[in-house]
RNAcentral holds the sequence, with entries from ENA.
The RNA shown here (Bacterial RNase P class A) has 356 nucleotides and comes from a Gammaproteobacteria bacterium.
Its Rfam family is "Bacterial RNase P class A". Gene Ontology terms of the family: dimeric ribonuclease P complex, tRNA processing and ribonuclease P activity. It is annotated as a ribozyme.
The gene name in the source record is rnpB.
The model forms 95% of the base pairs in the Rfam consensus.
Model confidence (mean pLDDT): 76 of 100.

RNA sequence: GGAGUCGGCCAGACAGUCGCCGUGCCACGGCUACGCCGCUGGGCAUGGAGGAAAGUCCGGGCUCCACAGGGCAGGGUGCCAGGUAACGCCUGGGGGGCGCGAGCCUACGGAAAGUGCCACAGAAAAUAUACCGCCACGCCGGCAAUGGUGCGGUAAGGGUGAAAUGGUGCGGUAAGAGCGCACCGCGCCGGUGGCAACACCGGUGGCAGGGUAAACCCCACCCGGAGCAAGACCAAAUAGGGGAGCGUAGUGCGGCCCGCACGGCUCCCGGGUAGGUCGCUUGAGGUGUGCGGUGACGUACAUCCCAGAUGAAUGGCUGUCCACGACAGAACCCGGCUUAUCGGCCGACUCCCACU
Numbered sequence: 001g002g003a004g005u006c007g008g009c010c011a012g013a014c015a016g017u018c019g020c021c022g023u024g025c026c027a028c029g030g031c032u033a034c035g036c037c038g039c040u041g042g043g044c045a046u047g048g049a050g051g052a053a054a055g056u057c058c059g060g061g062c063u064c065c066a067c068a069g070g071g072c073a074g075g076g077u078g079c080c081a082g083g084u085a086a087c088g089c090c091u092g093g094g095g096g097g098c099g100c101g102a103g104c105c106u107a108c109g110g111a112a113a114g115u116g117c118c119a120c121a122g123a124a125a126a127u128a129u130a131c132c133g134c135c136a137c138g139c140c141g142g143c144a145a146u147g148g149u150g151c152g153g154u155a156a157g158g159g160u161g162a163a164a165u166g167g168u169g170c171g172g173u174a175a176g177a178g179c180g181c182a183c184c185g186c187g188c189c190g191g192u193g194g195c196a197a198c199a200c201c202g203g204u205g206g207c208a209g210g211g212u213a214a215a216c217c218c219c220a221c222c223c224g225g226a227g228c229a230a231g232a233c234c235a236a237a238u239a240g241g242g243g244a245g246c247g248u249a250g251u252g253c254g255g256c257c258c259g260c261a262c263g264g265c266u267c268c269c270g271g272g273u274a275g276g277u278c279g280c281u282u283g284a285g286g287u288g289u290g291c292g293g294u295g296a297c298g299u300a301c302a303u304c305c306c307a308g309a310u311g312a313a314u315g316g317c318u319g320u321c322c323a324c325g326a327c328a329g330a331a332c333c334c335g336g337c338u339u340a341u342c343g344g345c346c347g348a349c350u351c352c353c354a355c356u
Base pairs, nucleotide, nucleotide: 001352002351003350004349005348006347007346008345009344010343012321013320014319015318016317017316018315020048021047022046023045024044025043026042028038029037030036031035050327054338055337057336058335059334060333061332062227063226064225065224074223075222076221077220078219079093080092081091082090083089094108095106096105097104098103109218110217114216115215116212117211118210131158132157133154134153135152137150138149139148140147141146166184167183168182169181170180171179185207186205187204188203189202190201191200192199193198231278232277233276234275241269242268243267244266245265246264250262251261252260253259285304286303287302288301289300290299291298292297322325
């Protein structure tokens, strides 16, 4: 100098001006007047979107409902250890794959519990089996080399396929074959290291047996339902409901009385609607330092308060400057994951080239 890997940070800046939402104080106004309230409006001060506020995919808090215990069904997770309120997240480690490397990816339990599936090609896709080939023997032809045919052996070689019954080599054999042997692989047993996943070493068995479980399934563990339009409180007008009282008094049950039903007036009660208030932002919170830990994280101290709307607020204009500004906007809150994103900065590390 070039190429790359990982982690963190910023998200146009400054000034003026006019507005919008919240809070505090003052003034003003009202009232039941030490106080409380303010629909609209005034003054001053102060705060006002994000790293993803997004998708709503996981996990939790909070609220209401349900619930003795256990089981079934259903759903989820799936190497090991740890972190956490919890998780499908994170950290560290193991196995496997990719990369020269820094590093990256990984649903990674079980296929000798059972069932299913495996297109095309191929003899055969899993009870097994043999197209070409190789070989022994019989028969026929031939002087012979050898050819044809029948029966049997074989799976080394060829061929098919994504995948073909361990691989390589030597021996062995008629030809072959774990048939025998060595190494590798695999299963089992033991030892060593490690909390564990697992790794290494030794012995042993000629070797079980294709693949597929984000196919059914088996095993282990976890899981009540609904969601802030949750939920709680205050509470008109109108209509309707319940109760008490009043007239010598209405209407119906075709005379009258009793009785029954309906109604009138006054007062009281309760439910719900409109509307309003709370929930609503002080929280598993942020920042800094110390300590423990490889780390995720935990803990102690100090310090800070950082949107809270409900037609729903962040905008408009002007000036200066630059690298000319991406994706995008809260709606109960928090921890993650995923997706979108102009450009720039910082740190650690790897590889290549050149020079000293």